Context: one part of a larger RNA
Molecule: large-subunit ribosomal RNA, domain I
Organism: soil metagenome
């Protein structure tokens, strides 16, 4: 160097207990009644998961259920079960200690104290209770100061009076965890402009703070194609990469309007009238009322005696139709091949069921199931009736009372709107400041005619947005992939800490995991068994390459 047989590694192949993405549906907070996360124990023997709490691998109690059980890894013993055990649901009971941790204190799971009540072996102990704080109501108690007497030249002593501060007691909330979605206050830079300062990135990322099953936003001082016009908000599409912003650079980016998803609208102050307080300013409470072709109240006149709705409710009662355990559920034999029939061959069967999965190879008829029918002692959830509640009406004339003020709107700075100050809108420091319906905003400088709408008060389903679980999918992945994590994975290990964070799947249908014998200290081996195979022997499917060995060949 060839080539053969081993060795050694673990590639590949094939597996799939784990995973990723999606679609439908259902549910959506916990917590001082002590949570979320922990510690430390609890079995016969327990090291780790899981489960539980000193009544501890579990108790009741009502249902389901069934011939077998005492979770896994993982036995061995000794036990429970047809008097119904394990097991599965529904209400319940226990729930050590540490955590907001709440008697104090503390180096989390620990020491200590004080009150009440039981016990008891009584200077003590053991048991059960309390015992922190802060908002808010209420109730008791209650200063100094004020005010007012007397007294004093005046400091100031004294004495009364109303509070109030505080303190004390009930009683309701409130804390901390979750944290994806959502409001809101704060708020980057790295990038990009091929440097960089306005600009982008981005109001992103990343913090605070709040809250809900969704939050938010919502019933015009809006738009508006310019018209005899639309009619809360959200969301999705389209308009549209248009209009327009921009060192007019890099970029950034609309809104009407149209289709569509759902659809709903209401209630306050004010004017005027009653009632009751009162410090005589006023303020509670009750009715009215509550809009823009302006509406109300107020006087007089006229007319109705109803209908039409609800979002209210831990309301009640009935009724469907689920949810949280189950239940019933069709049909196949022989031969042959082989370790093993699901295969082959011959012959049948059932299908409202031929999805799937499992079984010693590939099964409609072997098992679990599927279509398809069926069910609840207890809790519960959604709609639907009924009661119960609750809302809800004109018209005319006069009159000129009312219609949300440091508000409108102005100047000047700022921030938001796709819009960077040229200008319009909204909000907003700060300096100034209005009308009262013959009033007031917008209609993109303004002005004028016209249109439109009524600010400074609030409430509000849906249709959206995220997790979680269940069904169910898949031209995802298949062990250096897929999640970091198929295995004691957020372990082990690193790091004072924040935080960093792995590797590690596959005997066999079944352990039938090699009795006995022999070498040998053992470790490992020959033999003999077991098995379809043992070059499937727990260092276990297959077993590639580097790489090392023996051997045999060939070499200048």
């Nucleotide at each position: 160097c060839u080539g053969a047989c081993a060795a050694u590694g673990g590639a590949u192949g094939c597996c799939u207990c784990g995973g990723g993405u999606g679609u439908u549906c259902a549910u959506g907070c916990c917590g001082a009644a002590g949570a979320a996360g922990g510690a430390c124990g609890c079995a016969u023997a327990u090291g780790g998961c899981a489960g539980c709490g000193a009544u501890a691998u579990u108790c009741g109690u009502c249902g389901g259920g069934u011939a077998g059980g005492a979770g896994c890894c993982a036995u061995a013993a000794u036990c429970c079960a047809u008097u119904u055990a394990u097991c599965c649901g529904g209400c319940g009971g226990u729930u050590u200690c540490c955590g907001a941790a709440u008697c104090g204190a503390g180096u989390a799971a620990u020491c200590g104290u004080c009150c009440u009540g039981a016990c008891u072996u009584u200077u003590g102990g053991u048991c059960a209770g309390g015992a922190a704080g802060c908002c808010u109501a209420u109730c008791a108690u209650a200063a100094a100061u004020a005010c007012g007497g007397u007294c004093g030249c005046a400091a100031g002593a004294u004495c009364g009076u109303c509070a109030u501060a505080g303190u004390g007691a009930u009683a309701u909330g409130c804390a901390g965890g979750a944290u994806a979605c959502c409001a809101u206050c704060u708020g980057a830079a790295c990038u990009g402009a091929a440097a960089c300062a306005u600009c982008u990135a981005a109001g992103u990322a990343a913090g605070g703070u709040g809250a809900g099953g969704a939050a938010a936003a919502u019933a015009a001082a809006u738009c508006a194609u310019a018209c005899u016009g639309a009619g809360a908000u959200u969301c999705c599409g389209u308009a549209a990469g248009u209009a327009g912003c921009g060192g007019c650079g890099a970029g950034c980016g609309a809104a009407a309007g149209c289709g569509g998803a759902u659809c709903a609208g209401c209630c306050u102050a004010a004017a005027c009238c009653c009632c009751g307080a009162u410090u005589u300013a006023u303020c509670g409470g009750g009715g009215u009322g509550u809009u823009g072709c302006a509406g109300g109240g107020u006087u007089u006149c006229c007319g109705a005696u109803a209908u039409g709705g609800g979002a209210u409710g831990u309301u009640g009662a009935c009724a469907a139709c689920g949810g949280u355990a189950g239940a019933a559920g069709a049909a196949c034999g022989c031969u042959u091949u082989g370790g093993a029939a699901u295969a082959a061959g011959c012959g049948g069967c059932c299908a409202a069921a031929g999805a799937g999965a499992g079984u010693g190879a590939a099964a409609g008829c072997c098992u679990c199931g599927u279509a398809u029918u069926u069910g609840a002692a207890a809790c519960u959830g959604u709609u639907g009736u009924c009661a119960c509640c609750c809302c809800u009406a004109g018209g005319a004339a006069a009159u000129a009372c009312c219609u949300a003020a440091g508000u409108a709107c102005c100047g000047u700075g700022g921030a938001c709107c796709a819009c960077g100050a040229a200008g319009g809108g909204u909000c907003u420091g700060u300096g100034g400041g209005a009308a009262u319906c013959c009033g007031g905003g917008u209609c993109a400088a303004c002005c004028a005619c016209g249109a439109u709408c009524c600010a400074a008060g609030g409430c509000u389903a849906a249709a959206u947005a995220c997790a979680u679980g269940a069904a169910u999918a898949c031209a995802c992945c298949g062990a250096u992939a897929g999640u970091g994590a198929a295995c004691u994975a957020g372990u082990a290990c690193c790091g004072u800490g924040a935080g960093g964070g792995a590797a590690a799947g596959g005997u066999g249908a079944a352990a039938a995991g090699c009795a006995c014998c022999c070498c040998g200290g053992a470790a490992g081996g020959g033999g003999a068994a077991u098995g379809a195979a043992a070059u499937a022997g727990u260092a276990c499917c297959u077993g590639a390459a580097a790489u090392u060995g023996u051997c045999a060949g060939c070499u200048a």